[in-house]
Molecule: Glycine riboswitch aptamer
Organism: Actinomycetota bacterium
RNA sequence: CACACCUGUCCGGGAGAGGCGACCGUGCAGCCAGCACGGCCGGCGCCGAAGGAGCAACCACCCCGGAAUCUCUCAGGCCAACGGACCGGACGGGUGGG
Numbered sequence: 001c002a003c004a005c006c007u008g009u010c011c012g013g014g015a016g017a018g019g020c021g022a023c024c025g026u027g028c029a030g031c032c033a034g035c036a037c038g039g040c041c042g043g044c045g046c047c048g049a050a051g052g053a054g055c056a057a058c059c060a061c062c063c064c065g066g067a068a069u070c071u072c073u074c075a076g077g078c079c080a081a082c083g084g085a086c087c088g089g090a091c092g093g094g095u096g097g098g
Base pairs, nucleotide, nucleotide: 001097003096004095005094006093007092008091009090010089011088012087013086018044020042021041023039024038025037026036027035028034045078046077047076051074052072053071054070058066059065
């Protein structure tokens, strides 16, 4: 030098996927009943971009192996929020290079 790689923090962007049933509470209504919202439970369904796991192109190879945005869905998620792989910017650390 902000050149390359790795990594931390902050900011911005950031997808996908649900109906049903019961109970409880609130409101409307108030004869029976029904409707809306919220909570909780059940059963099945669904999504994948935290994490995790598996295989692979490929890499490495003395040994041990490494490896995805693919696959599986254990976890997580399916109003919103949170989270969120990944991308961009700023600041810093490490290694290497000129």